[in-house]
This is a predicted structure of a 522-nucleotide part of an RNA (small-subunit ribosomal RNA, 5' domain) from a metagenome.
Context: one part of a larger RNA
RNA sequence: GAUUGAACGCUGGCGGCAUGCUAACACAUGCAAGUCGAACGGCAGCGCGGGGAGCUUGCUCUCUGGCGGCGAGUGGCGGACGGGUGAGUAACGCGUGGGAAUCUGCCCUGUAGUGGGGGAUAACCCGAGGAAACUCGGGCUAAUACCGCAUACGACCUUCGGGUGAAAGUGGCUCUUUCGGGGGACACGCUAUGGGAUGAGCCUGCGUCCGAUUAGCUAGUUGGUGAGGUAAAGGCUCACCAAGGCGACGAUCGGUAGCUGGUCUGAGAGGAUGAUCAGCCACACUGGGACUGAGACACGGCCCAGACUCCUACGGGAGGCAGCAGUGGGGAGUAUUGGACAAUGGGGGCAACCCUGAUCCAGCAAUGCCGCGUGUGUGAAGAAGGCCUGCGGGUUGUAAAGCACUUUCAGUGGGGAAGAUGGGCUGCGUGUAACGAGCGCAGUUUGACGUUACCCACAGAAGAAGCACCGGCUAACUCCGUGCCAGCAGCCGCGGUAAUACGGAGGGUGCAAGCGUUAAUC
Numbered sequence: 001g002a003u004u005g006a007a008c009g010c011u012g013g014c015g016g017c018a019u020g021c022u023a024a025c026a027c028a029u030g031c032a033a034g035u036c037g038a039a040c041g042g043c044a045g046c047g048c049g050g051g052g053a054g055c056u057u058g059c060u061c062u063c064u065g066g067c068g069g070c071g072a073g074u075g076g077c078g079g080a081c082g083g084g085u086g087a088g089u090a091a092c093g094c095g096u097g098g099g100a101a102u103c104u105g106c107c108c109u110g111u112a113g114u115g116g117g118g119g120a121u122a123a124c125c126c127g128a129g130g131a132a133a134c135u136c137g138g139g140c141u142a143a144u145a146c147c148g149c150a151u152a153c154g155a156c157c158u159u160c161g162g163g164u165g166a167a168a169g170u171g172g173c174u175c176u177u178u179c180g181g182g183g184g185a186c187a188c189g190c191u192a193u194g195g196g197a198u199g200a201g202c203c204u205g206c207g208u209c210c211g212a213u214u215a216g217c218u219a220g221u222u223g224g225u226g227a228g229g230u231a232a233a234g235g236c237u238c239a240c241c242a243a244g245g246c247g248a249c250g251a252u253c254g255g256u257a258g259c260u261g262g263u264c265u266g267a268g269a270g271g272a273u274g275a276u277c278a279g280c281c282a283c284a285c286u287g288g289g290a291c292u293g294a295g296a297c298a299c300g301g302c303c304c305a306g307a308c309u310c311c312u313a314c315g316g317g318a319g320g321c322a323g324c325a326g327u328g329g330g331g332a333g334u335a336u337u338g339g340a341c342a343a344u345g346g347g348g349g350c351a352a353c354c355c356u357g358a359u360c361c362a363g364c365a366a367u368g369c370c371g372c373g374u375g376u377g378u379g380a381a382g383a384a385g386g387c388c389u390g391c392g393g394g395u396u397g398u399a400a401a402g403c404a405c406u407u408u409c410a411g412u413g414g415g416g417a418a419g420a421u422g423g424g425c426u427g428c429g430u431g432u433a434a435c436g437a438g439c440g441c442a443g444u445u446u447g448a449c450g451u452u453a454c455c456c457a458c459a460g461a462a463g464a465a466g467c468a469c470c471g472g473c474u475a476a477c478u479c480c481g482u483g484c485c486a487g488c489a490g491c492c493g494c495g496g497u498a499a500u501a502c503g504g505a506g507g508g509u510g511c512a513a514g515c516g517u518u519a520a521u522c
Stems, first nucleotide, its partner, number of pairs: 001522004006518005013372006019365002025328003029325003034077003039074002042070002046068003049064007084283003093208007102200002107196008115149001117147002124139006155164003169188003173184004209255003216246003221243008258280004262273004285306005308319004336362001338361003344358001345356004375405004385396004409463001411458005419449001422446009466511005471492003477506005487494002
């Protein structure tokens, strides 16, 4: 000098854009993952329709799943993404370049199918236990839940003869009907299998901090055969056999640490660093375990153990903010228990739509960067006052006042985009055998921010400057006070009676909504 996720002191007008950490300490409260009735049986609540009763004549009660819908339940998809944190990890963890022995829901594309049956079970009803959490027994019932049978282009196994294994329907339209339903084409699904895309698992060359006051380490250890296991190679696991494997090119041990793109600095080489943003990894109270699933050994799932907190009828139960806010605590130190799904994106759904503390916004903080303002011109009697003085004057100083202007920003009142090329609704056209989807046109509607940006008007210089320093380094000097005292100080050093070095004042210098100090890095 540059820099910082900074803090502290003094000071503080506005705006834009960013950023906001310590105890991986403990957490009150709310919210953060649901959705689908076009899979299903149903129907608690709400609304509509229908029947009955009472009447106060439009209200109450009651019955009715007939309709819109829908709590709870079965079922499907999603809760493996998104969001947080950096504890652990010196490792194929990360970075980079290769590789073969793998899987991949949804998506795209191809091929072949989607026939016919069965038995259950929640919900519901009845009963029982329990303080609760919840649990148990009996009975009824449905499915895109579950299980056989048939079929098998392709798939898998094969001793090459053969053998094994699937599926689910729903919806609107239309034709028909014995009013139960059936046929047709379509849409969304379902099954088997091939290819793709995406994602993931695995192996490997090289690189990746400090310590030798850590020198030897290793028994599934190193390799082989066989078997098991996995989606998959492999001591991954096991049996047997061999005795190997690593190490001064630093093994092992100890310490420290998430890694990278990057960031800071520097002419560069390098050094330091790894907040925000992006990629990867790891973790989710601590330790262990598996289940389900395409995918987890799963932050807001399950089981066990432990610590802690809470409830209890003492028998037993409940919980996990390193999600967003917020609380206590720690600390020099870091924010609101806000708004909205309008946009972008995600989950579910045919869709409408629902959910989304992701996200977009707003709030707080000069924490940083950037921009703007705090007036402009004129004005010598060089006013008054202050300070200095050699008492003549000098300086503050065109500074002020005065005069003439301007009105950014803030304030008040009005107008007012874009973010909506999207979505919804209505109509028309196209599309289709027809309907729907899709596509096109017209109208209409949809914005949290938002009293938006921006524009116009109004009033009046009106509301808006501080901080550090002035001995040398280092830009900037005098007076008074003090008298090795009080004090200053980054280094050299100042102060013991004229201190440009302490304290105050006048003046000056430098930066400026900041300025200094401290800490840290180059």
The RNAcentral record of the full RNA draws on SILVA.